[in-house]
RNA sequence: AGAGUUUGAUCCUGGCUCAGGACGAACGCUGGCGGCGUGCCUAAUGCAUGCAAGUCGAGCGGGCUACGAUCUUCGGAUUGUAGCUUAGCGGCGAACGGGUGAGUAACACGUAGGUGAUCUACCCUUCAGAGGAGGACAACCUCAGGAAACUGAGGCUAAACCUUCAUACGUUCACUGGUAGGGAUACUGGUGAAGAAAGAGUUACCUUAAAGGUAGCUGCUGAAGGAUGAGCCUGCGGCCCAUCAGGUAGUUGGUGAGGUAACGGCUCACCAAGCCGAAGACGGGUAACCGGUCUGAGAGGAUGUCCGGUCACACUGGGACUGAGACACGGCCCAGACUCCUACGGGAGGCAGCAGCAGGGAAUCUUGGGCAAUGGGCGAAAGCCUGACCCAGCGACGCCGCGUGGAGGAAGAAGUCCUUCGGGGCGUAAACUCCUGGACUGGGGGACGAGUAAGGACGGUACCCCAGUAGAAAGGGACGGCUAACUACGUGCCAGCAGCCGCGGUAAAACGUAGGUCCCGAGCGUUGUUCGGAUUCACUGGGUGUAAAGGGCGCGUAGGUGGUUGUCUGUGUCUCAUGUGAAAACUCAGGGCUCAACUCUGAGAUGGCGUGGGAAACUAGGCAGCUAGAGGACGGUAGAGGGGAGUGGAAUUCCCGGUGUAGCGGUAAAAUGCGUAGAUAUCGGGAGGAACACCGGUGGCGAAGGCGGCUCUCUGGCUGGUAACUGACGCUGAGGUGCGAGAGCGUAGGGAGCAAACAGGAUUAGAUACCCUGGUAGUCUACGCUGUAAACGAUGGAUGUUAGAUGUUGGUGGAACCGACCCCAUCAGUGUCGAAGCUAACGCGUUAAACAUCCCGCCUGGGGAGUAUGCUCGCAAGAGUGAAACUCAAAGGAAUUGACGGGGGCCCGCACAAGCGGUGGAGCACGUGGUUUAAUUCGAUGAUAACCGAAGAACCUUACCUGGGUUUGACAUCCCAAGAACCCUGCAGAGAUGUGGGGGUGCCGGGCUUGCUCGGAGCUUGGAGACAGGUGCUGCAUGGCUGUCGUCAGCUCGUGCCGUGAGGUGUUGGGUUAAGUCCCGCAACGAGCGCAACCCCUGUUAGUAGUUGCCAUCAGGUAAAGCUGGGCACUCUACUGAGACUGCCGGCGAUAAGCCGGAGGAAGGUGGGGAUGACGUCAAGUCAUCAUGGCCCUUAUGUCCAGGGCUACACACGUGCUACAAUGGCGUAUACAGAGGGCAGCGAGACAGUGAUGUUAAGCGAAUCCCAGAAAGUACGCCGUAGUUCGGAUUGCAGUCUGCAACUCGACUGCAUGAAGUCGGAAUCGCUAGUAAUCGCAGGUCAGCAAAACUGCGGUGAAUACGUUCCCGGGCCUUGUACACACCGCCCGUCACACCAUGGGAGUUGGUCGUGCCUGAAGCCGGUGGCCUAACCGCGAGGGAGGAGCCGUCUAUGGCAUGGUCGAUGACUGGGGUGAAGUCGUAACAAGGUAGCCGUA
Repeated sequence: AGAGUUUGAUCCUGGCUCAGGACGAACGCUGGCGGCGUGCCUAAUGCAUGCAAGUCGAGCGGGCUACGAUCUUCGGAUUGUAGCUUAGCGGCGAACGGGUGAGUAACACGUAGGUGAUCUACCCUUCAGAGGAGGACAACCUCAGGAAACUGAGGCUAAACCUUCAUACGUUCACUGGUAGGGAUACUGGUGAAGAAAGAGUUACCUUAAAGGUAGCUGCUGAAGGAUGAGCCUGCGGCCCAUCAGGUAGUUGGUGAGGUAACGGCUCACCAAGCCGAAGACGGGUAACCGGUCUGAGAGGAUGUCCGGUCACACUGGGACUGAGACACGGCCCAGACUCCUACGGGAGGCAGCAGCAGGGAAUCUUGGGCAAUGGGCGAAAGCCUGACCCAGCGACGCCGCGUGGAGGAAGAAGUCCUUCGGGGCGUAAACUCCUGGACUGGGGGACGAGUAAGGACGGUACCCCAGUAGAAAGGGACGGCUAACUACGUGCCAGCAGCCGCGGUAAAACGUAGGUCCCGAGCGUUGUUCGGAUUCACUGGGUGUAAAGGGCGCGUAGGUGGUUGUCUGUGUCUCAUGUGAAAACUCAGGGCUCAACUCUGAGAUGGCGUGGGAAACUAGGCAGCUAGAGGACGGUAGAGGGGAGUGGAAUUCCCGGUGUAGCGGUAAAAUGCGUAGAUAUCGGGAGGAACACCGGUGGCGAAGGCGGCUCUCUGGCUGGUAACUGACGCUGAGGUGCGAGAGCGUAGGGAGCAAACAGGAUUAGAUACCCUGGUAGUCUACGCUGUAAACGAUGGAUGUUAGAUGUUGGUGGAACCGACCCCAUCAGUGUCGAAGCUAACGCGUUAAACAUCCCGCCUGGGGAGUAUGCUCGCAAGAGUGAAACUCAAAGGAAUUGACGGGGGCCCGCACAAGCGGUGGAGCACGUGGUUUAAUUCGAUGAUAACCGAAGAACCUUACCUGGGUUUGACAUCCCAAGAACCCUGCAGAGAUGUGGGGGUGCCGGGCUUGCUCGGAGCUUGGAGACAGGUGCUGCAUGGCUGUCGUCAGCUCGUGCCGUGAGGUGUUGGGUUAAGUCCCGCAACGAGCGCAACCCCUGUUAGUAGUUGCCAUCAGGUAAAGCUGGGCACUCUACUGAGACUGCCGGCGAUAAGCCGGAGGAAGGUGGGGAUGACGUCAAGUCAUCAUGGCCCUUAUGUCCAGGGCUACACACGUGCUACAAUGGCGUAUACAGAGGGCAGCGAGACAGUGAUGUUAAGCGAAUCCCAGAAAGUACGCCGUAGUUCGGAUUGCAGUCUGCAACUCGACUGCAUGAAGUCGGAAUCGCUAGUAAUCGCAGGUCAGCAAAACUGCGGUGAAUACGUUCCCGGGCCUUGUACACACCGCCCGUCACACCAUGGGAGUUGGUCGUGCCUGAAGCCGGUGGCCUAACCGCGAGGGAGGAGCCGUCUAUGGCAUGGUCGAUGACUGGGGUGAAGUCGUAACAAGGUAGCCGUA
């Protein structure tokens, strides 16, 4: 620091997602040790049990124990000393410490101040004091009630308990002076009044019979000060919602009173009517706040666990008491809920203290030890108490540290994995050898914390020493990209994965497993939350023409902002000093635990706030000026600016009349409609409404909407000129207010034309549309409402600055001319093009989208949705404001390349047209589909399958079916054994096969040598296993080959240039060509694959050669004949050449390329034909030619054999043949080819047969011989338009040939038979010249042949092309695009089904907050007849004072009634979203086939 993801690719916008850090965490797998931290985030739910606040005998009475003393009625009493003391009186404490975060949006908190408006026990300092008198209540005793808790009555008693009197330096109050101050008030005087006290023990001294006295310590009283703590007040600061906009009656203020420690409506009486609020009152939601913590570069954002500060709370609500302090966690009273006890009468309780239990939950610990330390309470102290605290326990919850061994050890064991089978990886890893001891075990020592003689929970712990044992100690996740790390097998859109993109449909690096690898490591992953990345709310630091986003447009309030000069102030600002900013935390430097985490010390930092001093540029304020902004004045110009009134002509329609006759009208074509009752047309007259041709113009005016005949009238604004006025008066503008096209609404008019709705006619599969004929609202006027538009320049307003060029409107000036033009300058508008600059690009560019300033509106992914709900407005329609759940990973902008268009331009092609001949109808043949079958083997399926693979299925072929065999195999290699190989032959069987017989013993080499034996090559048989074999699957795993676009003219590259980039340029343009062929031009210059040429055949010719070819001349010769001699001239053969290049001439063209015409020439513009097929497309075809990865079969999916099938047959399609006849058929006669083939062959001739053919047989491995007769043609004759002398299917009989074999299932021959068919519907094919058409010939395959096919060959031999509008295909340029699997594309809505969330909904139900009324506990306060009562007064009666009780105000709770608000639920219902291949149509994207879209009905 970025990355992935929208696209075919690109740039941008924009969301989603990831990598990092953190956590009081949880979950999964795993788990050795230690240190330091940390641990109910949920139910502020309920709690069993134990503990958490007591202490003081040096305040008091009493009691107990021990030891005494005295007295005694011997029962006991009194008393002393020492110690203890449960309970009680009394004092202090219990308001601290500890817990929790429910409530609280508040002076609760933070920060800075104020308190001249206050209090403060204990503590410190200082001053002054402590003299008299009296009284009661507990404990205790007696009695009584009660189950208990507890209570009542009577009696005794002490004090530091209570009361009273005296005294009063201070204090308080009243009155009265002085000083300071604006004042509240403070300080300092005078007079008067009021108000205190408590003793106890101990030490020293003195003294006594005892008591006592003095001094110190301690306690008490009054007062002042301090310290500490607390109360109250104030400025500023920190959440969300405006779909919460008005709130408030003690409310705001005053006067007086009460109350408080204290100010104050804190409370009350009276008076006034205020007070708060868009700088957000009131209401609702949420929340304890902070130091800090996490993150971040920072600014920020999130957070408030532990530790520390503050606040609040203590079962829920209310209340006071005591006290220095509480409205009190372990106090009291009342009410409520809950739990417990009960004798049913009544009582008891409050873990949000420490442990612990139940419950909730994803989830959070021991009913531990100790007061040794620190701290707290009490005490004079010893001490007691202390779940505060210090420690230990549990949990990988976090951070930190350590270990699970170290060294050596193979060119590398076993095992497992992969493999191209060679090897490679795990891997020095292991084994093995040596060594070490941090953990453990055993033994020994042993702390700091600890003071003062003793006393340590932790703890015999940390730590140290000795000995022993490699021993008990490694996992988790990942490996497609992001993101480090790859292979095999299994699976087969299944199972599954997934953070995003996305993997999985038979070769998955993405699923599962294994091996390997990578990352981290006692942890590793996952989930959740939060910050970051995210500049994705933008202060730092974003945008708004088209991506989301400028308000439809003015006026203007608050607010924001603002020209120039001087001066003053010192608000902001800057500077210096000072106070504060607690500690901890953070940073830095040191130190201590072996290091670290942790911790100690010091320093820094702590953006703030307060106070004081200073500066005065800028900002702000005051004062005084200025004129450049703004406004005003004077006199001008232009204008569809607005309102009102009047008026004009043309046209449409209607009415009346005339002329006139059969149609008019309308459309692509029609029909509906109008018209013989006289239309249309035409002429005249009239009525009425609406709109204003030409001028008219990217001309004018207006803020926008918008404004168009002419005249009058009222009226707004702009603008040029002048410079004598005012003097910043300006700009913008939240709310507010006004204007605001069209449609629409209300009322009243009006209504010619047009025209939603509606009707009819067409079109159509349908046509609720487009087209046509009609036609009502409406359109028009007046008044009122509505308030929206793609209200657009999709561009808010204002000001200033920044090159120009050119057009135009209005004004002014100059020069010139005088008539206007024209020229120059300038101001104000309005256009086009462009520099810089900006922009994602397109584009904008002085009329900015440039550069700056000010103000306002608006945006923050797509859908849901401008919807729901609430509110406001409206008569309604509806408008404004305006969500969420849910869902997707995109949605989008601009530009690029393609493809496509029922877009455009140019061009080509037998593409159409012009022609000729066919197919489609018939019969037959062949192929295919379908069907059938045991099998009808397989493949090919629009063009680009279908006489295709197959250049030839009776067996074979053959792959299929049935049946019969076989298993190292029909075929290959290796090993062993035997045998030469091989030949003849019998039996069984359909054959494969099985089983016999006979003959035969070879070749090479060695030993040895007649022979025998061994080895080798080859072959055969048998055997064992490695293996063979497969026309089994996958052409969507492949190679190769092929088809097609297409023999179309295209497809690319290098360098350069342009562009952010995809990409463009080149290759486009002007010409030209068959051609990206060539020329010219050009930011391109070159090049490659294609085109062309080079190759073959053919057309002319020359040379060479002359047999098997040829025969002109010469000779011979025949019935005829190159037959013979001879010759090579000619033809021909086949090799080498020549020839054609727009070379020449003319014209056109640009002087080019080239085109047109001509000459010459056998041939002329590529002469004709062939071969040759660019980059690529169709996952085109082929695993069955072959090859090949993977998978599958292995006594079978291999292999062998026989028979059958591939030849089936209702039917459909394709390709052909033969025909339908006279341009013909038949008969007779007769002429002329080319190219091929031939030895298991072609086969002459002769003979036989009607013939197929047979018999015999010459020649020829072929320019020699043979196939071999060419046919159409030509000549003559017959047939005479008919199902025929056309046509030949079909069938019968008889034959021939091939072949082991013609039944299924061959071809041919003869005789007989003689079907359909009379030129073929829609539609469709081929062909542009030696072509079509027509005629035959040959060949391959092949024993034969279903060939009518295919491949070649020659013979005869046309017609037509005006032309490119249209159909099809193609090329180039351009345009639009929402397509890119590319129009066979994309895509919209209803309906049907499933699921999900949500709105409405008669209602039902719950929470919460109000309002009114009733009730009114406890309690404070107030009142109080009677009643009760120790102190004081009084001789007494009684008084004073107090108390219970009662009454009243306030009020918790409860009740009744009525509202607001938020949820839950609800028959039914509305739309929305998402879903596999459903239904109906075709709306949009191309001119999307009616351009689309916006508002409205």